[in-house]
Context: one part of a larger RNA
RNA sequence: AGCGAACGUUAGCGGCGGGCUUAACACAUGCAAGUCGAGCGAGAAAGGGACUUCGGUCCUGAGUAAAGCGGCGGACGGGUGAGUAACACGUAGGUAAUCUUCCCUUGAGCGGGGGACAACAGUUCGAAAGGACUGCUAAUACCGCAUAAGUUUUCAGAGACUCCGGUCUUUGAAAGGAAAGCUAGGCCGCAAGGUCCGGCACUCGAGGAGGAGCCUGCGUCGCAUCAGCUAGUUGGUGGGGUAACGGCCUACCAAGGCGAAGACGCGUAGCUGGUCUGAGAGGAUGAUCAGCCACACUGGGACUGAGACACGGCCCAGACUCCUACGGGAGGCAGCAGUGGGGAAUAUUGGACAAUGGGCGCAAGCCUGAUCCAGCCACGCCGCGUGAGUGAUGAAGGCCUUCGGGUCGUAAAGCUCUGUGGGGAGGGACGAACCGCCGGACGUUCACAGCGUACGGCAUGACGGUACCUCCUUAGCAAGCACCGGCUAACUUCGUGCCAGCAGCCGCGGUAAUACGAAGGGUGCAAACGUUGCUC
Numbered sequence: 001a002g003c004g005a006a007c008g009u010u011a012g013c014g015g016c017g018g019g020c021u022u023a024a025c026a027c028a029u030g031c032a033a034g035u036c037g038a039g040c041g042a043g044a045a046a047g048g049g050a051c052u053u054c055g056g057u058c059c060u061g062a063g064u065a066a067a068g069c070g071g072c073g074g075a076c077g078g079g080u081g082a083g084u085a086a087c088a089c090g091u092a093g094g095u096a097a098u099c100u101u102c103c104c105u106u107g108a109g110c111g112g113g114g115g116a117c118a119a120c121a122g123u124u125c126g127a128a129a130g131g132a133c134u135g136c137u138a139a140u141a142c143c144g145c146a147u148a149a150g151u152u153u154u155c156a157g158a159g160a161c162u163c164c165g166g167u168c169u170u171u172g173a174a175a176g177g178a179a180a181g182c183u184a185g186g187c188c189g190c191a192a193g194g195u196c197c198g199g200c201a202c203u204c205g206a207g208g209a210g211g212a213g214c215c216u217g218c219g220u221c222g223c224a225u226c227a228g229c230u231a232g233u234u235g236g237u238g239g240g241g242u243a244a245c246g247g248c249c250u251a252c253c254a255a256g257g258c259g260a261a262g263a264c265g266c267g268u269a270g271c272u273g274g275u276c277u278g279a280g281a282g283g284a285u286g287a288u289c290a291g292c293c294a295c296a297c298u299g300g301g302a303c304u305g306a307g308a309c310a311c312g313g314c315c316c317a318g319a320c321u322c323c324u325a326c327g328g329g330a331g332g333c334a335g336c337a338g339u340g341g342g343g344a345a346u347a348u349u350g351g352a353c354a355a356u357g358g359g360c361g362c363a364a365g366c367c368u369g370a371u372c373c374a375g376c377c378a379c380g381c382c383g384c385g386u387g388a389g390u391g392a393u394g395a396a397g398g399c400c401u402u403c404g405g406g407u408c409g410u411a412a413a414g415c416u417c418u419g420u421g422g423g424g425a426g427g428g429a430c431g432a433a434c435c436g437c438c439g440g441a442c443g444u445u446c447a448c449a450g451c452g453u454a455c456g457g458c459a460u461g462a463c464g465g466u467a468c469c470u471c472c473u474u475a476g477c478a479a480g481c482a483c484c485g486g487c488u489a490a491c492u493u494c495g496u497g498c499c500a501g502c503a504g505c506c507g508c509g510g511u512a513a514u515a516c517g518a519a520g521g522g523u524g525c526a527a528a529c530g531u532u533g534c535u536c
Stems, first nucleotide, its partner, number of pairs: 001535003005532005012384006018377002020342001025340003029337003034072003039069002047060005079295003088220008098212003103208007111145001113143002120135006152175010181200003185196004221267003228258003233255008270292004274285004297318005320331004348374001350373003356370001357368004387417004397408004421477001422473006431463001436458004441453004480525005485506003491520005501508002
């Protein structure tokens, strides 16, 4: 000098930050990932109204809610630091050894058929969780067919390179090889429908952006009282596997590979930008913020998918907790709050999607404990206040005294002011502009639909009884803590009597203690001041 601190005494306000460093211990409860009816089929009830033979029927609610099929997203965002000494991270490169949903640019296409399965209905098993069987049905779900540029595979030809094994480029042939529709509006039509022009989707390519995988050089803690380690081990061939190279896997063959420039082993540890300190070199550290990695009760595994071996998905095993009709089931806060426990120690079971961002949707919008805000805590930094001026009978009182006086001390009182903060009343922003609605204009167009573009207007704020401003109110409501022997700024009296006690070091205390305890006075900091711990 510093701190994610803690403890003691004290404590007025505000701004900006920070807040389980310990048990990756166990978790009650609520919320944290949904969305799309402009992909699809189906479709309630409460309530209201009418009628009624009082049993009910019809209309509405409503093509609404809830659910199902399907699509996209649940691989982002959020948490934690257990593991990891490693291509994990940092840095510099490589990938002719690779993949890429959505997005941007661009080329081409979207023809014609088929069979199912949920939902639903019926039957049925089970305490429940959850199933079983039969039957019906739609699609942008699924499966053939057509079309085919490119890609892929095979064959043939040519050229280039070559380690003579092949590799690359190019030409031709063959094989294989895609799709899905929905919809606003105008016109025609009695209707079914047709047609025009838009919007959003869909399929196959090419390029880009961003993302991801893999490889390599160098760098990255301690112990040598760890010196030898290694059988998929090191290399080759064949085969398999992957998006992709590779012992990644496998069969066979060879016997290699690493190591005092520290292999192997043991311990410790997420890494970095940074942070703290220091004149620097260096040392220590890795909270908050940002990048990367790893993990998600413990261990293992794959499925789906562009992407996972997947925190709020699945399966198996284990420990634990809960339900049970004992047959069987359910669960995973290292998400946000919150609880117990541990600990010196760390907060609310709050508000809002108004802004920013994300998912879905043509959109309106819905969801969002991301985020933005508020609450608690002097935990930190910064700012402000606790009054200002005047006022000497130097009042009273305390303390000291050589008894003359000195000191607290212009301090108080008194007088004159001010009103920051606090309290009360009123006014009152920025954060808001998108989207939407309205209006006219322009463009597109057959069109005054629709769509697009800019403009004008309206509307939209959790915070918020906000900030800020004005007025009123009264000096009224707001100062402590540590120290005073030397280091080290600051001294006297009383009490105590090697006792009680102090102490960072030196050391104080045994009858005049500036060192213990108290008082008066003083010194230093100040809404803080000290102590402890840790780092330089």

Small-subunit ribosomal RNA, 5' domain from an uncultured bacterium, 536 nucleotides, folded computationally. The prediction has a mean pLDDT of 82.